The prediction has a mean pLDDT of 83. Lysine riboswitch aptamer from uncultured Pseudogracilibacillus sp., 167 nucleotides, folded computationally. Lineage of the source: Bacteria > Bacillati > Bacilli > Caryophanales > Pseudogracilibacillus. The RNAcentral record of the sequence draws on MGnify.
[in-house]
RNA sequence: AUGGAGGAGCAAGUACUAAAAGUAGAUAAUUGGAAGAGGAUGGGCUCUAUAGAAGAUUGUCGAAAGGGGUAUUUGCCGAAGUCUUGAGGAACUCAUCGUCUUAAGACUGGGCCUGCAUUUAAUAGAUGUAGGACUGUCAUAUAGGGAAGAACUAUAUGGAGGGCUAU
Numbered sequence: 001a002u003g004g005a006g007g008a009g010c011a012a013g014u015a016c017u018a019a020a021a022g023u024a025g026a027u028a029a030u031u032g033g034a035a036g037a038g039g040a041u042g043g044g045c046u047c048u049a050u051a052g053a054a055g056a057u058u059g060u061c062g063a064a065a066g067g068g069g070u071a072u073u074u075g076c077c078g079a080a081g082u083c084u085u086g087a088g089g090a091a092c093u094c095a096u097c098g099u100c101u102u103a104a105g106a107c108u109g110g111g112c113c114u115g116c117a118u119u120u121a122a123u124a125g126a127u128g129u130a131g132g133a134c135u136g137u138c139a140u141a142u143a144g145g146g147a148a149g150a151a152c153u154a155u156a157u158g159g160a161g162g163g164c165u166a167u
Stems, first nucleotide, its partner, number of pairs: 001167004007077001009076009025061007035048004039097006080108010109135002112132008137159008
């Protein structure tokens, strides 16, 4: 430099589907009586409102996104994820936060189970953290194996992907 391996392996797309939810919202009536809206908080600005705001009750109609499951396709094995810092975008505007894109640095071999915390409609899932057994890989030791070695097998301990392996 090129090619590979780990396995309930990682990520994305498409179709279907449960839930979200009889929720948000719309509308009618009654009540209510001054606020309400523009991602959150605060300021500004704009809009709606005593020709009745927010809220509440009843009736009618009634979604969607993110996330999940199944099937399938594609790209791959730091696949990918999280955190910190920087740059930029959208949002009425400013500040902080959030959100989207991207760069650098740090951490994590991989999936699973359990506790706690955060997020979420959620006891699903995700993320972080701690623990547990399992698994792949390398090193060391012991035993087997073998004429002797080596390959290989089992057990134990330890390490990390900037690794391991083939040329």